[in-house]
This record gives sequence, structure tokens and C1' cells, in this order.
RNA sequence: UCAUAGUGAUGGCAAACCUUUAGAAAUAAAGGGACGCAAAGUUAGAAACCUAAAGUGAAAACAAUGGUUGUUCGGCUGCAACA
Repeated sequence: UCAUAGUGAUGGCAAACCUUUAGAAAUAAAGGGACGCAAAGUUAGAAACCUAAAGUGAAAACAAUGGUUGUUCGGCUGCAACA
């Protein structure tokens, strides 16, 4: 110096829930709040999942061009000290 798995100092992020706003919804943003997180940083590339407005349909239903990276894998990047 690099890789690996681990501890986690100074710190960082922030689930549920509540309020406001946006949205057809799923959800998202901001504020409060902490269940957790060593990539819970970033990326919707692959899979998976959620919603179903337009559209199709007699209806049931189908349907992503809308979402989720705190579902998994992958890409890019980052972490004091110790081992």
C1' cells in the first nucleotide's frame, strides 16, 4: 500500500408513527421521531415486489411509461484506530 472478515472512536444515516405538501395510487419531499444500519453512500443495470392513471375489455381483469437501493445481485465511490 492492497485485499479480507471484524471491533466501532469522532461522527453519519434514520424504520414505524405524527404533521404539511405533491400524487389517481404506490410512494416521495420537508419537519418531528428512532426500529435499526459498517455502506441504511450512490446507481433502477438484472431479478423481485408495490401501485394501476392513461389504454384494452360487457365485466372480472390485464396493463408501467409510475415507484421501492431500508428486498437480493451487480456497477461506481467512501470509513479514525486496532487486528
c-di-GMP-I riboswitch aptamer from Anaerosacchariphilus polymeriproducens, 83 nucleotides, folded computationally. It matches the Rfam family "c-di-GMP-I riboswitch aptamer". Rfam describes the family as follows. GEMM was predicted in a large-scale screen for bacterial structured RNA regulatory elements. NCBI's taxonomy places the organism under Bacteria, Clostridia, Lachnospirales, Lachnospiraceae, Anaerosacchariphilus.